[in-house]
Molecule: c-di-GMP-I riboswitch aptamer
Organism: Paenibacillus anaericanus
RNA sequence: AAAUUGAAUAGGCAAACCUAUGGAAAUGUAGGGACGCAAAGCUAAAGGGACUAAAGUUAAUCAAGUUUAGUGACGAUGUCAGCCAGCUGCCAAA
Numbered sequence: 001a002a003a004u005u006g007a008a009u010a011g012g013c014a015a016a017c018c019u020a021u022g023g024a025a026a027u028g029u030a031g032g033g034a035c036g037c038a039a040a041g042c043u044a045a046a047g048g049g050a051c052u053a054a055a056g057u058u059a060a061u062c063a064a065g066u067u068u069a070g071u072g073a074c075g076a077u078g079u080c081a082g083c084c085a086g087c088u089g090c091c092a093a094a
Base pairs, nucleotide, nucleotide: 005092006091012037013036017032018031019030020029021028022027035082041087042086043085047084048083049080050079051078056074057073058072059071
């Protein structure tokens, strides 16, 4: 100095759940709380994947004959980095 390495140390993050709040939802934010994490830091517009389904499209049904409402399907421009990925990075023994 390095890594398909991770013993110890310092400092760090914070799942579920609860409360408040934004959102149609997925889910975000803040506080509490710790299941875990060596990248559980950052990147969601130009890698894959996952979630939701508002606008919109469409189908059947009812009524009506213009349309509206509920339901199903499609629908990302919404969301997720604690799914993989990309980028950056603390401590450091054998």